[in-house]
Molecule: small-subunit ribosomal RNA
Organism: uncultured prokaryote
C1' cells in the first nucleotide's frame, strides 16, 4: 500500500472474504532453562475448617491460667497459702473497629471527569498560641450468694472502684438577645472594635523524666453542599409533574435548600427530546490507527456504590457500619421440640456453574497500620515462596573441518541421473546450560540497649552492640563430558513452498474464489519444500484495511437515492457603505490539567522484558490583559437583490352561466327486397311480424373534426367548439415610489390524473363483471355478438401513479451555430438590436459510458429531501389517518455471494433491408403399397463378436463369414509360450514317414536319415533376457475422416479512435460465381481462403509411326491391312496454338452489364475433376496402425474340433425384379468404350438340352482372348392375374473345394405366391443431364453383386419468378441468451427442513395505582403505675419495609390451529416475463 470474488470478455457500482496489530483467554500437538508480570471474564450461587482487630496494668477493682519469690504441711518431691513480684483470663474505662482488604448487583445520575463556588458548613488524632484543673455526691460491672434454662443466655439478692456518671463553683476571642461605629466589597450579608444580660469547663496516674483532661482561636487533613459544561441507545416512548414550580411563616440538619410541614399562587420540564423503556460503575488509561475517528474500562492509581435480600435507627468527630445491633424476608444449621444460631463481593480452601483462571503455605526481616510512654503485641495490609508457557523479555539444544557427493527413503526420460546432503560417519575444538562439590550475598538503618561529646534538667550529634521469612537463595569458583534439549502449522491462487501413491462428487477440504465423477500439486499417507520456533496453530473478540456513513472524506438522469406540486412556521444562510462595540476569533501572560502510563535523555540489574531519576508532554477547562480584518448584535446610510405605480401585450390557465353543428344511438314514417352484421375463417345476434340500405321528421345524452405545430398557458395533476360575467399569473416599457423587506424550508396548511367509496340525478357511446359464439390438447385469454358497474352532472370522501425531464429550489459565471412563440425602440419596407420563454445541433468541461452541455450531468455558493449488498419487504407488528378499499410511518429472524448499471464482441428472434442455392415454384423420372436381396432396430439365443445412431448411423467399417476369416459360444487340451532376435550350452537330430489312440489339437510304439573346403554352415533342444491380449479409456492422444461448404469467409503489421473489452481496416454506393473489381473512406498495406497455375475432355497445327491406320501404288484371299509399301486420314501420346470482355455497337464516373453482334471448334469461371481457410460438432475411430494411463498372466494369452455371426410373431432404411403392348416371347442383323488375362483369360473342334467336360490354339497383351445390349427389320401374342410377373416348393443335375446339413452360385424339367402403378407423408435431377440400355474391374477356390467402384450406348422436358418451406451470406435493430433459444426463466400444487407473524388461551416478569393490614425505629402526645423531682414504664398518633386483595397497562415464554417466507441436482401443472 493492498489482494480474491458478479462477465465469453470490459469499465463502474456494490458488498463478501484475505493479509496486520492486540487479548485476563480456551481448545489441539509439542515442551530444555531462567528473569519480569498477570491469573473465576460464568452463578452480586450456596459455604465445611482455620485464620482476617485488636491493644493499653503508665485509668481501675482484681487474681481464673503460667512463672519467679516468700511461707506452711509431710510422704524430699509433691501439696497447700500468701497478688509479693514479672505478668494476666474474664470484667469497668480509654482509644481503634468508619482505615487497610473484597466486590461490580444497582445506578443514565452532579454519579464520574473538568473548572468554580461556600459570605451556607464540621474536621477525633496532629502542629501552633493562650488561658486553665476548686469541691462534693450517688450508683455500676467483675467478684459472691441463689434461681432458670438442654442450650443460647436470663434473673434475684449483697457489696466494690476508676481517666465511668452526676452536682456545684470560677472562666472568655464561646454561644444567646440587644442595640452602636468603622471598614472594603457582587446581593442577602462579612470583618473588625466596644457595651449590656443570660448559659455552659475539666481527671487524674507516676519510679517525678513525663503522659493525658477542659477551654478557645489559627493552621493541617479528611469531609459535606451547590452550580457552569461534558459524559449511552430507542420517537414504532410526545406530552410530563401536585411537594409538583415559586413565595411567606416555621420545624429541622453541622450545612444552605420542598429537606419536613401549614397558608397563598399556578406554575415547572419538553422536538437543543421532556416522560418512558432497556443497556451500563465513572475517570486516568488501554487496544487499534497517518491522522480525525473506532472499541474498551482486567491488572496498578483516584471516584462512587454495595456486604445474604429489604427497611431502621443507635454510638461515635466521622457510620446508617463487610468480619456492630433491631426487625421483617429467603436459605441452612442445632435442639431436650419449649426455642436458638448464621452470613468469605477478606485470605487459602470445598460445592455447583463453567471453554475457563492457583496453595486450606511462611514471616513480620523490609514498607506501611492500631494500642501503648515504651519494650512489646496485633495484623490472610504487605513482603516472600509454591502452582500455571496465560503473556512479554532473554539463554540454550553446539562450533569448524569433512564428498567415496557413503548406506537408506523419495523422485525420474531408470546399465543412470537428480534430491534428502556437509547433512551422517569420521576429525579437531568448546562448556553457555544440566549434574556433582566448594565458597557465599545486598536487601539493615532506624527505633532500643550501652558508652561518649556538646551545653543548664532534656535535647542533639557519635561509636559500638541486637535484628533476614525469602535462603544457603542470587551470585562466584572448580570437575567430567557434545555430553541434558525441536517442534507445529502450511505447501491451487489470494501466500512463502511440489511431486509419486491411494481414493474415484465416495471418504474428505473449505477464510473466499472453489477441490473430488480413474493421470486431484486442493482429499488422506509418504519423500522434499517453506514459515515461525518452545512454542505453533485453531476458535472466540476488537480496531485497521472499509473513503464500506465520508468533519478532515461519498453519492442521488439510467447503478441504492430528488418528496407529486405549492405556500409557509421554527431553523439555517444572506446585498454595498460608515460609525462605536468585543460575543464567535486570534495573541500574551497566570492558575489548573493528581501519580503512574505514552515519548525523549541517562542510570540499574551481565542484556532485555522490568525498575529509577530528569525532561518533555498531557493537543483540554477557568481567569486575565490586549488586537479588531471577518462572523454576530447595535447604529446612521445607500440602490443593484426583492417589491410597488404607470402604459401596453399575451395564452387550450381557472370558475360559472348561454349557444352551436357534425356524429351516434332511439322512436314514428315514406321507399323498398332478402339478407344484415362479423371474422383469419366462422357462429352467437338482427330480419318477411320486412331487417340493412335510403329520405324525412323528432328525441337523447356525450365529446368537440379541419385549424392544429418541434405552438401556447399553468406550481404541478391538467387545459381544445364559439360567446358573456367573474378572476388569477406573466412578459415588455418607463425608472416614479419604498429601501434588503431577501432564498431555502423540518413540523403544519392547501392542491392532487386514473381508478375507487358516498348520497341524488343522468345514462347516446364506450365498456371491468357477466352470458352466449369461436380458437385451442385445455383457453375460466387474446377474436366476434350482446351487456350490468362506471364512463357525464352536483356535493363529499380517498391522496396514489413510469405524479418522469425517471434530473429538488434559488442565486452567479461559462464557446458556438441554427429554428420558432410573445413583446419593445429606431427606420418606409428591408433589416439589424433588446428582454423573457421554447426546440435541435456541436465545443470545453464533466461523467463508468451512454450522454449533458447558458433550460448543463459544467464551475461554484445557500437551504431542504433522500440513499448505504441482493432477497425476506415496502411484508409483520405498534401507532395515525380513512366509511371502505386502503395509505402513511416501517422492522427482525432467517438465507445468498452476489444483485445490479454502461458499454463490447457473438449467438438467437414466429425484427427488418439486400443477396444465393434443384430451396421453393415448373417439369421428368422414382421410393413409400407387392415379393425378394441386403442393412439396422427389436426379440431369440450357449452365441446369435464388436463398433456406426437425426442431418453427418442403416447395399455404413465389409473392395468376398461354409471351414479360415473370427473378435463370439461349447468341449477336451498348453503355459517362457505362436513368432523374431541376441547370447550360452548341448545334439545330429528335430522334422518327416509307418502303426495306433482320438472329432481334431496333442499323444503313444516305431522307423531311419544332413552338408562340409573341418573353419563353419544349417537345423533342432533347451537356458536367460526381452511376451502376448480386437481387454477398457475417441472425455488422456498421434494420425485419418465426415460435416456446416467450395459457403466466402478467416485474420495480421503499423497507423488511427475509446479509460476498456474493442472498433477501424472488413463498413458505405456500385459489381461479382466470389471479402471478384471499382468508387468513396483514418486508415495504408500483407497473409490463409476465391481466382489462376494441375490433370482429362472439345478444335487446330507440329513432332514420332508399332502391336494402331489404309487414301493412293502393288501383291494375295472364300473373305479380311492378310502382305509389300506409305504417313495423307482415323488414332495413339508428347510439345505447341488457342478465349483475353480481345473487338464492334449501347448504358455507366468506372468496375462492369447487356446484344439472336462479329469472327470462331469452343464467349463470357466453355463442361467435368483434383483442389475444403479461421474453425464448430469433447462429432467419428484404442477393432486397420501408432501411442499415455489401467486392468489380465496355467489366462481376459495362445492351439483344435464342432457351432455361431446365415435365427425371426415384428419394424424401418437401401435396393433389385415387377405390375405390362413404348410391352413379352421367337429366329435374324448392326454399332462401343474403359478395363482384365499365366494355378490366368481362352479362339477352334467335339459330347451334353443346358450349366459344363474332353481335346486344342493364341496370347506376360494397340498383336491372343473375353466382347455388347437397348436399337432396328420380322413372325406371333391382343388386356387377360395373361405367352405378364417371377417368388415358393419337387426332383434331377454341373463346378469351386479337405468339406456345400446347418450355408454357396449355376443349369434341365415341373410347380407358378404376391402384384393391375401404390395413403399421409418424401427423395433425386436443369443437358450429353435426367431416364433408359448393356460393357468391364477389385476383393475373390466358389459365391449369396440385385452392393460398390469405372465404362460407353440411345436420349428428353422444364425454370414466369423469389411470396412461401429448408440451408446459407453480409449490413441493421433487440436481448435478462454466453453450455449461446434444444437457452433462460415464472407461479400454483405435491414432499423435506429452517427461522417468522397471527391465535382460543396459558405460564411467568419487573413497574406503577387503589384499598386492607402493618415490625423494627425516629419522632410527636400523654390523668391513673415507678419516683419527691427531673425523668421513666405502659399506651396512643404520623410515616415505612414487608403482607394481602383488586383492576388495569406493558413484557416474555409457551399454544391446536393458521398465514405467508426462506432453502432444498434430476416430482406435477402450465407456460407470464426476457426477440414484434
Nucleotide at each position: 500500500u493492498g489482494u480474491g470474488u458478479u462477465u465469453g470478455a470490459u469499465c463502474c457500482u456494490g458488498g463478501c472474504u484475505c493479509a496486520g496489530g492486540a487479548u485476563g483467554a480456551a481448545c489441539g500437538c509439542u515442551a530444555g532453562c531462567g528473569g519480569c508480570a498477570g491469573g473465576c471474564u460464568u452463578a452480586a450461587c450456596a459455604c465445611a475448617u482455620g485464620c482476617a482487630a485488636g491493644u493499653c496494668g503508665a485509668g481501675g477493682g482484681g487474681u481464673a491460667a503460667c512463672a519467679g519469690g516468700a511461707g506452711a504441711g509431710c510422704u524430699u518431691g509433691c501439696u497447700c497459702u500468701c497478688g509479693c513480684u514479672g505478668a494476666c483470663g474474664a470484667c469497668c474505662g480509654g482509644c481503634c473497629c468508619c482505615c487497610g482488604g473484597g466486590u461490580g448487583a444497582g445506578u443514565a445520575a452532579c454519579g464520574c471527569g473538568u473548572a468554580u463556588g461556600c459570605a451556607a458548613c464540621c474536621u477525633a488524632c496532629c502542629c501552633a498560641u493562650a488561658c486553665u484543673g476548686g469541691g462534693g455526691g450517688g450508683a455500676u460491672a467483675g467478684c459472691u450468694u441463689c434461681c432458670g434454662g438442654a442450650a443460647a443466655c436470663g434473673g434475684a439478692a449483697a457489696u466494690u472502684a476508676a481517666u465511668a456518671c452526676c452536682c456545684c463553683a470560677u472562666a472568655g476571642u464561646a454561644u444567646u438577645a440587644u442595640a452602636a461605629u468603622a471598614u472594603a466589597c457582587c446581593a442577602u450579608g462579612g470583618u473588625a472594635u466596644a457595651a449590656u444580660a443570660a448559659u455552659u469547663a475539666a481527671a487524674g496516674u507516676u519510679c517525678c523524666g513525663a503522659c493525658g483532661g477542659u477551654u478557645a482561636u489559627g493552621g493541617a487533613u479528611g469531609g459535606g453542599c451547590a452550580u457552569g459544561c461534558g459524559u449511552g441507545c430507542c420517537a414504532u416512548u410526545a406530552g410530563u409533574u401536585u411537594g409538583u414550580u415559586g413565595g411567606u411563616g416555621a420545624g429541622g440538619u453541622a450545612a444552605c435548600g420542598g429537606c419536613u410541614c401549614a397558608c397563598c399562587a399556578a406554575g415547572g420540564c419538553u422536538a437543543u427530546g421532556a416522560u418512558g423503556g432497556c443497556u451500563a460503575g465513572g475517570g486516568g488509561g488501554u487496544c487499534u490507527u497517518a491522522a480525525a475517528g473506532g472499541a474498551u474500562g482486567g491488572u496498578c492509581c483516584c471516584c462512587c456504590a454495595c456486604a445474604c435480600u429489604g427497611g431502621u435507627a443507635c454510638u461515635g468527630a466521622g457510620a446508617c457500619a463487610c468480619g456492630g445491633a433491631c426487625c421483617a424476608g429467603a436459605c441452612u444449621c442445632c435442639u431436650a421440640c419449649g426455642g436458638g444460631a448464621g452470613g468469605c463481593a477478606g485470605c487459602a480452601g470445598u460445592g455447583a456453574g463453567g471453554a475457563a483462571u492457583a496453595u486450606u503455605g511462611g514471616u513480620c526481616a523490609a514498607u506501611g497500620g492500631g494500642c501503648g510512654c515504651a519494650a512489646g503485641c496485633c495484623g490472610g495490609a504487605a513482603c516472600c515462596a509454591g502452582c500455571c508457557a496465560u503473556g512479554c523479555c532473554g539463554c540454550g539444544u553446539g562450533c569448524a573441518g569433512g564428498a567415496a557427493g557413503a548406506c537408506g527413503g523419495c523422485c525420474c526420460u531408470a546399465u543412470g541421473g537428480g534430491u534428502u546432503g556437509u547433512a551422517a560417519a569420521c576429525u579437531g575444538c568448546u562448556u553457555u546450560u544440566a549434574u556433582a562439590u566448594a565458597g557465599g550475598a545486598a536487601g539493615a538503618a532506624a527505633a532500643u540497649g550501652u558508652u561518649c561529646u556538646a551545653c543548664g534538667a532534656g535535647u542533639a550529634g557519635a561509636g559500638c552492640a541486637c535484628u533476614g521469612a525469602c535462603g544457603g537463595u542470587a551470585c562466584u569458583a572448580u570437575a567430567a563430558g557434545a555430553a541434558u534439549a525441536a517442534g507445529c502449522a502450511u505447501c491451487g491462487g489470494c501466500u512463502a513452498a511440489c511431486u509419486c501413491c491411494g481414493u474415484g462428487c465416495c471418504a474428505g477440504c473449505a477464510g473466499c474464489c472453489g477441490c473430488g465423477g480413474u493421470a486431484a500439486u486442493a482429499c488422506g499417507g509418504a519423500g522434499g519444500a517453506u514459515g515461525c520456533a518452545a512454542g505453533c496453530g485453531u476458535u472466540a473478540u476488537c480496531c485497521g484495511g472499509a473513503u464500506u456513513u465520508a468533519u478532515u472524506a461519498g453519492g442521488u438522469u439510467u447503478a441504492a437515492a430528488g418528496g407529486g406540486u405549492g405556500u409557509g412556521u421554527a431553523g439555517g444562510c444572506g446585498g454595498a457603505a460608515g460609525a462605536a462595540u468585543a460575543a464567535g476569533u486570534c495573541a500574551g501572560u497566570g492558575g489548573u490539567g493528581a501519580a503512574a502510563u505514552c515519548c525523549u535523555a541517562c542510570a540499574g540489574c551481565u542484556u532485555a522484558a522490568c525498575u529509577g531519576u530528569a525532561g518533555a508532554a498531557c493537543u483540554g477547562c477557568c481567569a486575565u490583559u490586549g488586537a479588531a480584518a471577518c462572523u454576530g448584535g447595535u447604529u446612521u446610510u445607500c440602490u443593484u437583490g426583492a417589491g410597488u405605480a404607470u402604459a401596453g401585450u399575451u395564452g387550450a390557465g381557472g370558475u360559472u352561466g348561454g349557444c352551436g353543428g357534425a356524429a351516434u344511438g332511439u322512436g314514428u314514417u315514406g321507399u323498398g327486397u332478402a339478407g344484415c352484421g362479423g371474422u383469419g375463417a366462422a357462429a352467437u345476434g338482427c330480419u318477411u311480424a320486412g331487417a340493412g340500405a335510403u329520405g324525412a321528421c323528432a328525441c337523447a345524452g356525450a365529446a368537440c373534426a379541419c385549424c392544429g405545430a418541434u405552438u401556447g398557458c399553468g406550481a404541478a395533476g391538467g387545459c381544445a367548439g364559439c360567446u358573456g360575467a367573474c378572476u388569477a399569473a406573466a412578459c415588455u416599457a418607463u425608472a416614479a415610489c419604498u429601501g434588503a423587506c431577501g432564498c431555502u424550508g423540518a413540523u403544519g396548511c392547501a392542491c392532487g390524473a386514473a381508478a375507487g367509496c358516498g348520497u341524488g340525478g343522468g345514462u347516446a357511446u364506450c365498456g371491468a363483471a357477466c352470458a352466449g359464439g369461436a380458437u385451442u390438447a385445455g383457453a375460466u385469454a387474446c377474436c366476434c355478438u350482446g351487456g350490468u358497474a362506471g364512463u357525464c352532472c352536483a356535493c363529499g370522501c380517498c391522496g396514489u401513479a413510469a405524479a418522469c425531464g425517471a434530473u429538488g429550489a434559488u442565486u452567479a459565471c461559462u464557446c458556438g451555430u441554427u429554428g420558432u412563440u410573445c413583446g419593445c425602440g429606431a427606420u418606409a419596407c428591408a433589416u439589424u438590436g433588446c428582454g423573457a420563454g421554447u426546440g435541435a445541433c456541436u465545443g470545453a468541461g464533466c461523467g463508468a459510458a451512454a450522454g449533458c452541455a447558458u433550460u448543463a450531468a459544467g464551475u461554484a455558493a445557500u437551504c431542504c429531501a433522500c440513499c448505504u449488498g441482493g432477497g425476506g419487504a415496502g411484508u409483520a407488528c405498534g401507532a395515525u389517518c380513512g366509511c371502505a378499499a386502503g395509505a402513511u410511518u416501517g422492522a427482525a429472524a432467517c438465507u445468498c455471494a452476489a444483485a445490479g448499471g454502461a458499454a463490447u464482441u457473438g449467438a438467437c428472434g414466429g425484427g427488418g433491408g439486400c443477396c444465393c442455392g434443384c430451396a421453393c415454384a415448373a417439369g421428368c423420372g422414382g421410393a413409400g403399397g407387392a415379393a425378394c436381396a441386403u442393412g439396422u432396430g427389436g426379440u431369440u439365443u450357449a452365441a446369435u463378436u464388436c463398433g456406426a445412431u437425426g442431418a453427418u448411423a442403416c447395399g455404413c467399417g465389409a473392395g468376398g463369414a461354409a471351414c479360415c476369416u473370427u473378435a463370439c459360444c461349447u468341449g477336451g487340451g498348453c503355459u517362457u509360450a505362436a513368432a523374431u532376435g541376441u547370447a550360452g550350452a548341448u545334439u545330429g537330430a528335430c522334422a518327416g514317414g509307418a502303426c495306433u489312440g482320438g472329432a481334431a489339437a496333442c499323444g503313444g510304439u516305431u522307423u531311419u536319415u544332413u552338408c562340409u573346403u573341418c573353419g563353419g554352415a544349417c537345423a533342432a533342444u533347451u537356458u536367460a533376457c526381452a511376451a502376448g491380449g480386437u481387454g477398457c479409456u475417441g472425455c488422456a492422444u498421434g494420425g485419418u475422416u465426415g460435416u456446416c461448404g467450395u459457403c466466402a469467409g478467416c485474420u495480421c503489421g503499423u497507423g488511427c479512435c475509446g479509460u476498456g473489452a474493442g472498433g477501424u481496416g472488413u463498413c458505405g454506393g456500385g459489381u461479382u460465381a466470389a471479402g471478384u473489381c471499382c468508387c468513396a473512406u483514418a486508415a495504408c498495406g500483407a497473409g490463409c481462403g476465391c481466382a489462376a497455375c494441375c490433370c482429362c475432355u472439345a478444335u487446330c497445327g507440329u513432332u514420332a509411326g508399332u502391336u494402331g491406320c489404309u487414301a493412293g501404288c502393288a501383291g494375295g484371299u472364300a473373305a479380311u491391312g492378310c502382305u509389300g509399301a506409305g504417313g495423307a486420314c482415323u488414332c495413339u501420346a508428347g510439345c505447341g496454338a488457342g478465349a483475353c470482355u480481345g473487338c464492334c455497337g449501347g448504358u455507366g464516373u468506372a468496375a462492369a452489364c447487356c446484344g439472336u453482334g462479329a469472327g470462331g471448334a469452343a464467349g463470357g469461371u466453355g463442361g467435368g475433376g483434383a483442389u475444403g481457410a479461421c474453425g464448430u460438432c469433447a462429432a467419428a475411430u484404442c477393432a486397420g496402425c501408432a501411442c499415455g494411463g489401467c486392468c489380465c498372466u496355467u489366462a481376459u494369452g495362445g492351439g483344435c474340433a464342432g457351432g455361431g455371426c446365415u435365427a425371426c410373431a415384428c419394424a424401418c432404411g437401401u435396393g433389385c425384379u415387377a405390375c405390362a403392348a413404348u410391352g413379352g416371347c421367337g429366329a435374324g442383323u448392326a454399332c462401343a468404350g474403359a478395363g482384365g488375362g499365366c494355378a490366368g483369360c481362352u479362339a477352334c473342334a467335339c459330347a451334353g438340352c443346358g450349366a459344363u467336360g474332353u481335346g486344342a490354339u493364341g496370347c506376360c497383351a494397340a498383336u491372343c482372348c473375353c466382347c455388347a445390349a437397348a436399337g432396328u427389320g420380322c413372325g406371333u401374342c391382343u388386356c387377360a392375374g395373361u405367352u405378364c410377373g417371377u417368388a415358393u416348393c419337387g426332383a434331377a443335375g454341373u463346378c469351386u473345394g479337405c468339406a456345400a446339413c446347418c450355408c454357396g452360385a449355376c443349369u434341365u424339367c415341373g410347380u407358378g405366391a404376391a402384384g393391375c402403378u401404390g395413403g399421409a407423408a418424401u427423395c433425386g435431377c436443369u443437358a450429353g443431364u435426367a431416364a433408359u440400355c448393356g460393357c468391364g474391374c477389385a476383393u475373390c477356390a466358389g459365391c449369396c453383386a440385385u452392393g460398390g467402384c469405372g465404362c460407353g450406348g440411345u436420349g428428353a422436358a422444364u425454370a414466369c419468378g423469389u411470396u412461401c418451406c429448408c440451408g446459407g451470406g453480409c449490413c441493421u435493430u433487440g436481448u435478462a441468451c454466453a453450455c449461446a433459444c434444444c437457452g433462460c426463466c415464472c407461479g400454483u400444487c405435491a414432499a423435506g427442513c429452517c427461522a417468522u407473524g397471527g391465535a382460543a388461551g396459558u405460564u411467568g416478569g419487573g413497574g406503577g395505582u387503589a384499598c386492607c393490614u402493618g415490625a423494627a425505629g425516629u419522632c410527636c402526645g400523654u390523668a391513673a403505675c415507678c419516683g419527691u423531682a427531673a425523668g421513666g414504664a405502659g399506651c396512643g398518633g404520623c410515616c415505612u419495609a414487608g403482607g394481602g386483595u383488586a383492576a388495569a397497562a406493558c413484557u416474555a415464554g409457551u399454544g391446536a390451529c393458521u398465514g405467508g417466507g426462506g432453502c432444498u441436482a434430476a416430482g406435477u401443472c402450465g407456460u407470464a416475463a426476457c426477440a414484434g